This is a predicted structure of a 127-nucleotide RNA (c-di-GMP-I riboswitch aptamer) from Candidatus Sulfopaludibacter sp. SbA3. Taxonomically the source falls in Candidatus Sulfopaludibacter (Bacteria, Pseudomonadati, Acidobacteriota, Solibacteraceae). Model confidence (mean pLDDT): 82 of 100.
RNA sequence: UCCUGACAAAGGCAAACCCGUUGAAAGACGGGGACGCAAAGCUUCGAGACUACCGUCAGCAUGUGUAGCCAAAACUGUUGAACUUUGUUGGGCUGCUCGUGUCGACCAUGUCAGUCGGGCUGCCAGA
Numbered sequence: 001u002c003c004u005g006a007c008a009a010a011g012g013c014a015a016a017c018c019c020g021u022u023g024a025a026a027g028a029c030g031g032g033g034a035c036g037c038a039a040a041g042c043u044u045c046g047a048g049a050c051u052a053c054c055g056u057c058a059g060c061a062u063g064u065g066u067a068g069c070c071a072a073a074a075c076u077g078u079u080g081a082a083c084u085u086u087g088u089u090g091g092g093c094u095g096c097u098c099g100u101g102u103c104g105a106c107c108a109u110g111u112c113a114g115u116c117g118g119g120c121u122g123c124c125a126g127a
Base pairs, nucleotide, nucleotide: 003126004125005124012037013036017032018031019030020029021028022027035114041120042119043118045117046116047115048112049111050110055106056105057104059102060101061100062099063098065096066095067094068093069092070091073089074088075087
């Protein structure tokens, strides 16, 4: 230096869970606590997994503008009156545009090093 982790020795880290902080969440940090770990030390280079704030698309609801249609309420014009007809206002339905809310799908730039592999570093021992 490389390999191995038997036998030891000195130690190290800290899962779940609980509390607090933080974050949209996944998660992270601090304290307690130990399931385990020979790299459960560091590092997102590759793969995988997790989350979906923002974003995109779709549905639903609602509002604005606009076009068409409908019954027929009111008013106006003509008429002796009514109907018809013209116009206006209001109401309902449908379509288009823009906005808001809600929900679904997709999506990483986010997260996981105790998911695996890679890279770097490291205590002891030598079956």